[in-house]
RNA sequence: GUGAGCGUAGCUCAGCUGGUAGAGCACGGGACUGUGACUCCCGGGGUCGCGGGUUCAAAACCCGUCGCUCACC
Numbered sequence: 001g002u003g004a005g006c007g008u009a010g011c012u013c014a015g016c017u018g019g020u021a022g023a024g025c026a027c028g029g030g031a032c033u034g035u036g037a038c039u040c041c042c043g044g045g046g047u048c049g050c051g052g053g054u055u056c057a058a059a060a061c062c063c064g065u066c067g068c069u070c071a072c073c
């Protein structure tokens, strides 16, 4: 340089052919316990890498761009 994949919550990841952004762990509060752990209940937290476009509506489709990984040269 060429091609491909990935980028979504603090972490690991879902999100089925466009229609209100979710799970587990972690974190905060509570119940339980003599204390703690386990378990159970409740809760906070996301400009969906960034910038545009299409659309009534975009995490998803199109273009550009940045980062990481892989293959080829």
Base pairs, nucleotide, nucleotide: 001072002071003070004069005068006067007066010025011024012023013022019056027043028042029041030040031039049065050064051063052062053061
Source information: Transfer RNA from Deltaproteobacteria bacterium RIFCSPHIGHO2_12_FULL_43_9, 73 nucleotides, folded computationally. It matches the Rfam family "tRNA". The family's RNA type in Rfam is transfer RNA. It was read from a public genome assembly.